Parts: sequence; C1' cells; structure tokens
RNA sequence: CAAGUAGAACAAAUGGUCGCGCCGGCUUAGCCGGUGAGGAAAGUCCGGGCUUCACAGGGCAGGAUGCCGGAUAACGUCCGGUGGAGGCGACUCCAAGGAUAGUGCAACAGAAAUGAUACCGCCGCAGAUCCUGCGGUAAGGGUGGAAUGGCAGUGUAAGAGACUACCGCUUUUUUGGUAACAAAAAAGGCUGUGUAAACCCCAUCCGAAGCAAGACCAGACAGAGAGCGACAGGCUUGCCCAGCCUGCUCUCAGGUAGGUCGCUUGAGACCAUCGGCGACGAUGGUUCCAGAUAGAUGACCAUUCGCGACAUAACCCGGCUUAUCGUUCUGCUUGGUUC
Repeated sequence: CAAGUAGAACAAAUGGUCGCGCCGGCUUAGCCGGUGAGGAAAGUCCGGGCUUCACAGGGCAGGAUGCCGGAUAACGUCCGGUGGAGGCGACUCCAAGGAUAGUGCAACAGAAAUGAUACCGCCGCAGAUCCUGCGGUAAGGGUGGAAUGGCAGUGUAAGAGACUACCGCUUUUUUGGUAACAAAAAAGGCUGUGUAAACCCCAUCCGAAGCAAGACCAGACAGAGAGCGACAGGCUUGCCCAGCCUGCUCUCAGGUAGGUCGCUUGAGACCAUCGGCGACGAUGGUUCCAGAUAGAUGACCAUUCGCGACAUAACCCGGCUUAUCGUUCUGCUUGGUUC
C1' cells in the first nucleotide's frame, strides 16, 4: 500500500424568524422555564412485567427446545467450550439426544439396496473350432450417493478377515478435564446401508386471554317468543376429574355509548472502581430524557459539506429477524514493497 475478517460510533450540521404537543410556575383572554420519534420505532417471531378469570390442584391432548457448562426476570436469546463442515488464514456455519423399542421410505441405474445376489470376469471338471453344461468365487471391472470396512501381504485351483501387520469399529481399563470429550493400552466378533426440519422414543419446559386488558364516574333503556332448569346451567377449558357460582342460551325488536385513570421512575440510562476469558454481576456517583387520542417535531431564510438512505412512539421492557445512503475509528489475517 492492497485485499479480507470481527466490532464500535454517527445518521446532515450551525444560526435566525414564525408556529405546534405535554409538564411546571406566574402578575392567567397571556408570559416564562423545561422537554418533545429509531438503529431499527419495522415484522408481531419468542420471552416476560402488568391486568382479569381465580381459591388454582391433577391428568390427557397439543406445542417448544435438544452436545456440555454458564449468564439472565425469562427465552427458541447471549457467552465460553467440545465435536463436525468450509476457508491459506484471521474467522464463519451446524434443526448437534436415540436407527439394538417399533413402523415407514430409499426414484432411476444396477445381478442385487439386506439374513442379499452374480451382468462382465477368474478357476476346476466334461464335451469341445466358435462355444455349451455343471461346480466354486466375490479379489478385478461395470451401475450407483451408498454394494459382505480400507490398504499391504501370506495363502489358494482361483479367491475371500480364511490368516497376519497398520488403520477403522466395539468393549474394558488408565490419565487429563466440573462435563461434553481427548489421549494411551488391552481384548475382540473380524462387522446386515442411509434417513428421525419422516412417524416415533427419551429428557426438560409451557393455564388462558390481552391496554380495544382492566378500574371509576356520567348517561340511557322496552320488551316479545322459545329451550334447559339442581340428575340442570355457567366459569379464561382444547377435553376430563376436582373446585367455585346460581341461573344460562337462542331469535325478533328498542335505547345509551361521553369523560377520567391505567399513561410512563423503569428487571431505566450514563460514568467510575472491583470481580469474571466472556455474557454479566456488585458497590458508589450523576440524571429524569414523548405520553398524543382524527392523533404534536412543521414552514421560511442564510452558510457549510460527508449532498442526507431505510424510515415516524400509542402499556412497558429483553432479544431475534428484515430494510438501509454514507463517514469515521479499532483489533486481527493474507499478499506486495522499502528500511
């Protein structure tokens, strides 16, 4: 200097004039002060806080997670590690328990996709020009993603874990590690494929609904018919048991529907120190930063440059996923050049 890789910050800036929402104060038909849209506010995909059922147990169904250990209020999130895959590397990715509980599926090709088989081939015997029949074989070739574990020998009529050495697999032991797991040694049947984001089995977890939850105030009302009725009906229950309450359901017709709270002080943010590889935690300090409800951030002027993308809160918070113009900073890897 170039190419990569992992992370972080900002998200046009400054000044002036007028205008808007909320909160507080005052001398209140106004004035003053404070404050006022994101890194994803998006998706509504997970987890909770909060509210109601409700006194809230048990089971089935259903759903989710799935290597080990931690963090957290919790999670399907995050951190660290193990194993595997990709990359020269920094690094990235994994829907990572069980195929000996059972069931299912595996097209085509191929002889054959599992208590298998012999297409070409090799060997032996018989007939014998070519070739044919019988027997043995699965080392060589072909098909395929996968074919009686791989490779080198001994051996054989020709072969074959038939046998031997090395590797692989299984079991046991020792060492290291909290563990997943790793290394070593010994013994061994020498070995019937794959698939569980197929059904399933195993382990762990999960009550339901949701701020249009719910509470209070105000306002208005008109009934008619049918069904069940304590051996019944209803309940936040998807179903059953238990439990609680005493009424419940359907059709037709009519009336009212406005306001206040919930509503923003939080598992809050920032800084420092300490502990930890880290996620994060503890202690101390500083600080209050939207609460609208047909919905507030706008308009104009001047200057600057990185020329402005994706895009605007509605109970709140922790994550994940998706979209995105650019500028700056930091660590590490690879290559080149110079000293």
Source information
Model confidence (mean pLDDT): 77 of 100. The RNA shown here (Bacterial RNase P class A) has 339 nucleotides. The sequence was found by an Rfam model in a public genome assembly. It matches the Rfam family "Bacterial RNase P class A". From the family's description: Ribonuclease P (RNase P) is a ubiquitous endoribonuclease, found in archaea, bacteria and eukarya as well as chloroplasts and mitochondria. Its best characterised activity is the generation of mature 5'-ends of tRNAs by cleaving the 5'-leader elements of precursor-tRNAs. Cellular RNase Ps are ribonucleoproteins. RNA from bacterial RNase Ps retains its catalytic activity in the absence of the protein subunit, i.e. it is a ribozyme. Isolated eukaryotic and archaeal RNase P RNA has not been shown to retain its catalytic function, but is still essential for the catalytic activity of the holoenzyme. Although the archaeal and eukaryotic holoenzyme s have a much greater protein content than the bacterial ones, the RNA cores from all the three lineages are homologous -- helices corresponding to P1, P2, P3, P4, and P10/11 are common to all cellular RNase P RNAs. Yet, there is considerable sequence variation, particularly among the eukaryotic RNAs. Identified in Yersinia as Ysr151/RnpB. Rfam links the family to the GO terms dimeric ribonuclease P complex, ribonuclease P activity and tRNA processing.